[in-house]
RNA sequence: UGCUGAAAAAGCCACUCCCGCCGUAAGGUGGGGUCGGAAAGCCACGGGUCUUGUCUCUAAAAACCUAAAAGACAGCCGGGUUGCCUUU
Numbered sequence: 001u002g003c004u005g006a007a008a009a010a011g012c013c014a015c016u017c018c019c020g021c022c023g024u025a026a027g028g029u030g031g032g033g034u035c036g037g038a039a040a041g042c043c044a045c046g047g048g049u050c051u052u053g054u055c056u057c058u059a060a061a062a063a064c065c066u067a068a069a070a071g072a073c074a075g076c077c078g079g080g081u082u083g084c085c086u087u088u
Stems, first nucleotide, its partner, number of pairs: 005085001012037002017032006035075001041081003045078003048073005054067001
C1' cells in the first nucleotide's frame, strides 16, 4: 500500500414512529428517537418498486387497460467512486 474483517478501540449514520416545514403525491428536510448498518458516505448508469397529470378505455365518473412523459426511492439489488481502524 492492497485485500479481508466488525475481533478491539475511537467514532459515524439513523429503520419504524412522533412533531414542525416543503411538495398534488411518491417523498424530502429539521428536531426527538434508535431497528439495524462495515460504507446505511456520495452518484439515478442498469434492473426493480412507488407517485403524478395527460393520452387511451368507459354512456359518464372512479378504478383497470393503452401510450409516451415528468418525478421519487442510494436503508431494494447490481455498478461506479471516496473513506476510519489494523487483531488476522
A computed fold for an 88-nucleotide RNA from Candidatus Tharpella sp., annotated as c-di-GMP-I riboswitch aptamer. NCBI's taxonomy places the organism under Bacteria, Candidatus Tharpellota, Candidatus Tharpellia, Candidatus Tharpellaceae, Candidatus Tharpella.